The RNA shown here (Glycine riboswitch aptamer) has 87 nucleotides and comes from Candidatus Accumulibacter adiacens. It matches the Rfam family "Glycine riboswitch aptamer". Rfam links the family to the GO term glycine biosynthetic process. The coordinates come from a structure-prediction model, not an experiment, and the mean pLDDT is 75.
RNA sequence: GCGGCGCGAAGGGGAGAGGGCGGCAAAGCCGCCGCCGAAGGCGCAAUCCACCCGGAAACGCUCAGGCAAAAGGACCGUUCGUGCAAU
Numbered sequence: 001g002c003g004g005c006g007c008g009a010a011g012g013g014g015a016g017a018g019g020g021c022g023g024c025a026a027a028g029c030c031g032c033c034g035c036c037g038a039a040g041g042c043g044c045a046a047u048c049c050a051c052c053c054g055g056a057a058a059c060g061c062u063c064a065g066g067c068a069a070a071a072g073g074a075c076c077g078u079u080c081g082u083g084c085a086a087u
Stems, first nucleotide, its partner, number of pairs: 004084007012076002018033001020032005034067003040063001041061003047055002
C1' cells in the first nucleotide's frame, strides 16, 4: 500500500398498507372495523461454523410500530476516521 472483517460519523438511495367510521368536555382522549411489514420483539430453522460451543433469514406472528405528505425506516452503495487478523 491493495484486499478482508468490524465499529463510528457524514451524505445518497430506500417498499407496503385507511387523509376509515363513531362518541365526548373537541386540546386531545376513548371505542369499533379494515389493512401492512422493512424499527424493535417473539417463533421456526433454511442455513453458517472448527459441525462442539455457538450464530442465524428479507420465512412466520403482528406484541409493539405503521397505513396522504412530512417523519421514521430494515437494507444497499459512497466518503472519512478507527480497530482486528492475514499477506